[in-house]
RNA sequence: AGUCCCAUAGCUUAGUUGGUCAAGCACAAGGUUGAAAACCUUGUGGUUGUGGGUUCGAGACCCACUGGUGCCU
Numbered sequence: 001a002g003u004c005c006c007a008u009a010g011c012u013u014a015g016u017u018g019g020u021c022a023a024g025c026a027c028a029a030g031g032u033u034g035a036a037a038a039c040c041u042u043g044u045g046g047u048u049g050u051g052g053g054u055u056c057g058a059g060a061c062c063c064a065c066u067g068g069u070g071c072c073u
Stems, first nucleotide, its partner, number of pairs: 002071002005068003010025004019056001027043005049065005
């Protein structure tokens, strides 16, 4: 230099066909307990890597860039 894949909550990952972004863990409150752990209930938390484009509408499509992984020369 060429090429493939990946980037979504604090962490690990869904969202496959374009139509109000979700689960587990973690965190907070309450219940429970003599007190904790475990368990149960509820809640907080996301400009979907950045910037553009297409579209009535983009996490999903197109382009560029940034970062990461692999492959080839």